[in-house]
RNA sequence: UGAUCUACACAGCCGAGCGUGCGGCAGGCGCCGCACGACGGGGGACCCGAGUAACCGGGGUGUAUCUGGCGCCAGCCAGAGGGAGACUUCCUGCUCCUAACCCGUCAGCUAACCCCGUAGGCGCGACAUGGAAGGGUGG
Numbered sequence: 001u002g003a004u005c006u007a008c009a010c011a012g013c014c015g016a017g018c019g020u021g022c023g024g025c026a027g028g029c030g031c032c033g034c035a036c037g038a039c040g041g042g043g044g045a046c047c048c049g050a051g052u053a054a055c056c057g058g059g060g061u062g063u064a065u066c067u068g069g070c071g072c073c074a075g076c077c078a079g080a081g082g083g084a085g086a087c088u089u090c091c092u093g094c095u096c097c098u099a100a101c102c103c104g105u106c107a108g109c110u111a112a113c114c115c116c117g118u119a120g121g122c123g124c125g126a127c128a129u130g131g132a133a134g135g136g137u138g139g
Base pairs, nucleotide, nucleotide: 012122013121014120018037019036020035021034022033023032024031025030038118039117040116041115042114043113048108057106058103059102060101061100065080066079067078068077069076070075081098082097083096084095085094087134088133089132090131091130
């Protein structure tokens, strides 16, 4: 000096996945329980909508769907639509994602009411861009 591996750190990022108080555990980071608040989701009337039967059932969380083509299958390619990128909104362009899981024959909307979740994964010279407007913090 270079390469590889590991650890810590980062005003942080995706996501509803957080705050306060009390108590317990613990060497520490922190973890667990309870209460209140906050955020997110499901079920559930009249009215409205739908409306039989059969079948290849049907439905939910989520941006994660649809169309076309290729392939014996698994999958692959392209496009459209949807979503993310460090205060917020708008504009411009760029980069990236478009999964996974759950219910179990059952659920349209839905006031009252009932029930459930508060995880997980990432992050150093980079879109942690550029322009306009508006905020916030510090000096």
Model confidence (mean pLDDT): 77 of 100. Predicted 3D model of a 139-nucleotide RNA (c-di-AMP riboswitch aptamer (ydaO/yuaA leader)) from a Gemmatimonadaceae bacterium. Taxonomically the source falls in Gemmatimonadaceae (Bacteria, Gemmatimonadota, Gemmatimonadia, Gemmatimonadales). The sequence was found by an Rfam model in a public genome assembly.